A computed fold for a 1495-nucleotide RNA from an uncultured bacterium, annotated as small-subunit ribosomal RNA. Model confidence (mean pLDDT): 84 of 100. It matches the Rfam family "Bacterial small subunit ribosomal RNA". Rfam links the family to the GO terms ribosome and structural constituent of ribosome.
RNA sequence: AGAGUUUGAUCCUGGCUCAGGACGAACGCUGGCGGCGUGCCUAACACAUGCAAGUCGAACGGAGCUACUUUUGACGAUUUCUUCGGAAUGAAUUAGUUGUAGCUUAGUGGCGGACGGGUGAGUAACGCGUGAGUAACCUGCCUUUAAGAGGGGGAUAACGUUCUGAAAAGAACGCUAAUACCGCAUAACGUGCAGAAGUCGCAUGGCUUUUGUAUCAAAGAUUUAUCGCUUAAAGAUGGACUCGCGUCCGAUUAGUUAGUUGGUGAGGUAACGGCUCACCAAGACCGCGAUCGGUAGCCGGACUGAGAGGUUGAACGGCCACAUUGGGACUGAGACACGGCCCAGACUCCUACGGGAGGCAGCAGUGGGGGAUAUUGCGCAAUGGGGGAAACCCUGACGCAGCAACGCCGCGUGAAGGAAGAAGGUUUUCGGAUUGUAAACUUCUUUUAUUAAGGACGAACAAUGACGGUACUUAAUGAAUAAGCUCCGGCUAACUACGUGCCAGCAGCCGCGGUAAUACGUAGGUGGCAAGCGUUGUCCGGAUUUAUUGGGCGUAAAGCGAGCGCAGGCGGUUCCUUAAGUCUGAUGUGAAAGCCCACGGCUCAACCGUGGAAGGUCAUUGGAAACUGGGGAACUUGAGUGCAGAAGAGGAGAGUGGAAUUCCAUGUGUAGCGGUGAAAUGCGUAGAUAUAUGGAGGAACACCAGUGGCGAAGGCGACUCUCUGGUCUGUAACUGACGCUGAGGCUCGAAAGCGUGGGGAGCAAACAGGAUUAGAUACCCUGGUAGUCCACGCCGUAAACGAUGAGUGCUAAGUGUUGGAGGGUUUCCACCCUUCAGUGCUGCAGCUAACGCAUUAAGCACUCCGCCUGGGGAGUACGGCCGCAAGGCUGAAACUCAAAGGAAUUGACAGGGACCCGCACAAGCGGUGGAGCAUGUGGUUUAAUUCGAAGCAACGCGAAGAACCUUACCAGGUCUUGACAUCCUUUGACAAUCCUAGAGAUAGGACUUUCCCUUCGGGGACAAAGUGACAGGUGGUGCAUGGUUGUCGUCAGCUCGUGUCGUGAGAUGUUGGGUUAAGUCCCGCAACGAGCGCAACCCCUAUUGUUAGUUGCCAGCAUUCAGUUGGGCACUCUAAUGAGACUGCCGGUGACAAACCGGAGGAAGGUGGGGAUGACGUCAAAUCAUCAUGCCCCUUAUGACCUGGGCUACACACGUGCUACAAUGGAUGGUACAACGAGCAGCAAGACCGCGAGGUCAAGCGAAUCUCUUAAAGCCAUUCUCAGUUCGGAUUGCAGGCUGCAACUCGCCUGCAUGAAGCCGGAAUCGCUAGUAAUCGCGGAUCAGCACGCCGCGGUGAAUACGUUCCCGGGCCUUGUACACACCGCCCGUCACACCACGAAAGCCUGUUGUACCUGAAGUCGCCCAAGCCAACCGCAAGGAGGCAGGCGCCCACGGUAUGGCCGGUGAUUGGGGUGAAGUCGUAACAAGGUAACC
Repeated sequence: AGAGUUUGAUCCUGGCUCAGGACGAACGCUGGCGGCGUGCCUAACACAUGCAAGUCGAACGGAGCUACUUUUGACGAUUUCUUCGGAAUGAAUUAGUUGUAGCUUAGUGGCGGACGGGUGAGUAACGCGUGAGUAACCUGCCUUUAAGAGGGGGAUAACGUUCUGAAAAGAACGCUAAUACCGCAUAACGUGCAGAAGUCGCAUGGCUUUUGUAUCAAAGAUUUAUCGCUUAAAGAUGGACUCGCGUCCGAUUAGUUAGUUGGUGAGGUAACGGCUCACCAAGACCGCGAUCGGUAGCCGGACUGAGAGGUUGAACGGCCACAUUGGGACUGAGACACGGCCCAGACUCCUACGGGAGGCAGCAGUGGGGGAUAUUGCGCAAUGGGGGAAACCCUGACGCAGCAACGCCGCGUGAAGGAAGAAGGUUUUCGGAUUGUAAACUUCUUUUAUUAAGGACGAACAAUGACGGUACUUAAUGAAUAAGCUCCGGCUAACUACGUGCCAGCAGCCGCGGUAAUACGUAGGUGGCAAGCGUUGUCCGGAUUUAUUGGGCGUAAAGCGAGCGCAGGCGGUUCCUUAAGUCUGAUGUGAAAGCCCACGGCUCAACCGUGGAAGGUCAUUGGAAACUGGGGAACUUGAGUGCAGAAGAGGAGAGUGGAAUUCCAUGUGUAGCGGUGAAAUGCGUAGAUAUAUGGAGGAACACCAGUGGCGAAGGCGACUCUCUGGUCUGUAACUGACGCUGAGGCUCGAAAGCGUGGGGAGCAAACAGGAUUAGAUACCCUGGUAGUCCACGCCGUAAACGAUGAGUGCUAAGUGUUGGAGGGUUUCCACCCUUCAGUGCUGCAGCUAACGCAUUAAGCACUCCGCCUGGGGAGUACGGCCGCAAGGCUGAAACUCAAAGGAAUUGACAGGGACCCGCACAAGCGGUGGAGCAUGUGGUUUAAUUCGAAGCAACGCGAAGAACCUUACCAGGUCUUGACAUCCUUUGACAAUCCUAGAGAUAGGACUUUCCCUUCGGGGACAAAGUGACAGGUGGUGCAUGGUUGUCGUCAGCUCGUGUCGUGAGAUGUUGGGUUAAGUCCCGCAACGAGCGCAACCCCUAUUGUUAGUUGCCAGCAUUCAGUUGGGCACUCUAAUGAGACUGCCGGUGACAAACCGGAGGAAGGUGGGGAUGACGUCAAAUCAUCAUGCCCCUUAUGACCUGGGCUACACACGUGCUACAAUGGAUGGUACAACGAGCAGCAAGACCGCGAGGUCAAGCGAAUCUCUUAAAGCCAUUCUCAGUUCGGAUUGCAGGCUGCAACUCGCCUGCAUGAAGCCGGAAUCGCUAGUAAUCGCGGAUCAGCACGCCGCGGUGAAUACGUUCCCGGGCCUUGUACACACCGCCCGUCACACCACGAAAGCCUGUUGUACCUGAAGUCGCCCAAGCCAACCGCAAGGAGGCAGGCGCCCACGGUAUGGCCGGUGAUUGGGGUGAAGUCGUAACAAGGUAACC
């Protein structure tokens, strides 16, 4: 950085698609290790269980335990004494008691539960970001400073007793403490009020000092050091409020708002404020988008991008909001409070049914939802937080571990050598190639994994380590423990085989698959990435495909139909000023993290640390003053006015005119008129048409008339008058930027249409009739109503077009024309030059995809407006506005396609044009189509009727010849290395003849026989048997092919090199003017040359010379029946080689050319006649059955052999022929003249036999010698006399002949007999232009036999061609095209069927929201409080003050009633739309598309 895809190809426009990067991902296959991160995006769904906020005994009174202690008992071990009775001692244990100490702690009290942690529902907002402000504020703990702490009081929990309750809990009475609570004292520097002075501020006003007055404090604990307490002033931190700017989509949401906007006063708050209330005023917001609806937490940042931008807001960090849903306050420095309270709702749980309890969007975890997201782990060791004086306690914050390839980064799965290029696989042209140094094998290493040993840092700070026996280190063993995924037609790196056969399938786009698939599936191989790889989803990119950077609007999508004009945007010259924009410097801020740079730490990296840089449309401030803006002063060139002239279908109204059509009346006049491609309907003897006169009425204005004029556009056309708009020229008197554009808005606006009232001649939708047609609701004709006209009012659209918005300036020329002005020349008419304003053409530069535009721009620039963003759906639906209606304006989506489109190119085509040619038509001659027969084909039939050929260009074609064979088909009978080829082994002759069975193939038997060469080893040919490689196939595919052929067409075309033109496909040359049979030749020309074709060269034929005369010939000589023979080669002829014809000569025409016309000469004259010769290509033309051949198929058969049958069938249809229908003839007799050819398994003379076909005998000839071989028509006679015949010969019978192994199916011929159809052929159609048509016979190939076919040969021998209008085919040029498979093309609409999405719809159902009303939990606030209750203060007491409870009121959540709006869902039926295989009906469009198309 681009690529694929519209076309036959091209350029452009334009969409679709791909290659890149990213992810909190998911899915498929696979999976070794480590580090660092990350992990419910869905149901703000519901939650079992455990934990997540406590702490302080150095605030307090208790309680419990322990120890000691005081004291009183009980019990009494042990010891001593003993008179043995007892006495003393008194351990341990136990019950109290006094006090002290320690530990624990329910409660009172303090601090903290407003932090930390979670989530993103709500919110479009001062919520967030950024920058300011508070002179309008608060702030616990913390820091600093100053001052202080005196003296009292009354309670209450705990606790005890009693009681209620299932529980949760609660009640009464009694006792008690405080750093709990309450008075009093003291105090001002605090606060309130009232002043004074100074000073500061943008303002309200602030600050300082000061006077007076009123009022308000405190708490102790513990042991000698602190921690607390109160007041005040500061700070810090944290918060509150206000403001500027920024912050998504929708106008199919345009108006919103009553506490609403402002004021005064009051209340309330920490504080300003309609925050709340009373009164007053009527304001406030909005096109610079209010209100409403939808969506959404915002940001630092993240992803992407060259950037500008676009998308996004997980993790980390800042802010906000929320805590089951809704409401509310309390406490407090701070909350209207996630793990607090009250109430209401829903849900869950407990219950003894009376009543209670709960809130994981904390960490784990469960269910559910989902494509999808982890452990009910360890620890407070570190960091941080709360409490505490501290020890310490708490901490699912946090630190760690577990799970997951979810991501990023790193490492490994071994390294070196190793060719017999192993085996195996795959493939093959069978040679090989490839996998592939890959493996094996040899040598080596040990990262990782495993085992063993050691073993941290992390603690600053004495102890204390969850991680963790972890990281790391060392040793040992041993290549050991470790590779997949995807792609391979192009884009896009990488190819073969097999299978499949439009099936199965693939596919991101184009597209692949219908029997030889690099695109499906598998395998081998290759490419790519790699512990991952692919797919899916989403975002950016590519996409300059929303274009600020950086696009467009004549024809591709796109200029409003036109103007006026408010707002807005933009704006001439000079000077002064200002400093908003602009430029520049400084200051502040732009948190951290992130990005970037540098350095450093983990072995590296990812990751992390430190420092720097960067980042704003920000704020403040200093400066500059060119430009833009603001202010002031001037100017005249933009614009306008005045004055003097000019042209005009500009507009409106009134009047006037003539021509024509029609109608009416009258006259003349008579049979038609009218209309068409042709007709008919229609009119007319009741007098039309025609003609003449008069009249009526409506509409339109010939000539002039002109790419002439006017108008903004639509549009405007007889003449006159009235009113009126604009334009142009000249002048330079006046104003002094007054201008341009113009969203909304307003006005005008063809035709058709609508309303009311007139009018109505002609024309003419609808309608009627007649034609046409398969139909004809059309085109054509005859009629004909709305309408067309007028007045008034609507409509508001057109291909309203120059498909080109308006304005200004600039940028070569030339030439018409309209209206002016100036100058020159001039008697006039004219003419010339200059200039302004229009209107045309040509054309340079430039532009454009091209076409084209080009001073009237589509050029170069500026200003403003409108519009476009793939095709279809669709200018449709819904909504709104307008309209009487018709309808108009605005204007989507679902769904669907990979195109749709513009310009130009080459072809092809045209019921387009011009030119030309051809037996193409015409002019002629003869046929076919009718008959019979022959032959081929179709169809049918059949066991088989083998196969192929199919318009011309299949059909007497392959087939130049099917009785068997051929033969490929059918039936039956047989063979399996085979009927045929090669190789190997063994044996040997083989063969022939005969017999038997059989339809034969074949089977069995008999008889006979001993190949050739030799160095004797053997070899060769042949035959038999065996073996497997193989043979064989007229089986398939002519759409896999070669070769061959047909056809356009013997038409004149088809191309190339170089050059030139074009962005290119391509063009030029090859077109043009002539000419030709011809792209034949000449001339001209950005072309110059060349090739394949044409022509010529070749063959035959026509004339002739030379040479040569046998088998040919015979003029003269001789001879004969006969060129038979002698002789000759002159002639004919034969066959070799020459000559000749070239527009060469003359005349004319023509451009002095090419050439044409005429003529001469010549056997022949303008390629003399005929043949061979077939350009590039077209038809997937024909042929796999001539042959060859790839692939597929069969292999005891789809091969091979045999017999018989079939290809010869026969209601029928078609093609090609033969014979006829007769007198230009038939029959009979006589008679004349050819050429080409063929011949030995042959042609056969001649003789004889037969009516004949033919037979028998047989000469000659391998042929200029002999034979086929009498040519026939013709000519000369006779006969027939117009008949189904003396025409015609089919058919049939009988008798024969020939060929052949064999004529039944199924040959040909002969004789006799029979004697069908047919009397010249409908529509239609074929051949032929001169030795041709027509007619007549002859020969040959094939072949045993079989010819009406085919290929040749000669005989006789015409007619006609004016001409190119038409039919067919072809050539060249040109026009059109929506065709390119190319008109047998393309393509439109209804209907029918299936599917899909959408609209309408009686209604039905959610949700949300508005309005009115009802109800009014909890709660704050206010009021009442005479009544019920009360410790602190006052009071001796009674009582008072005050409070509690209670009551009332305002507000208000949930709830209810009624009625509207909006979104959505659903809905019988219905409407159009889209897509579908080859459906139906027509043929509307593309060519003049057959009626030009379109709006």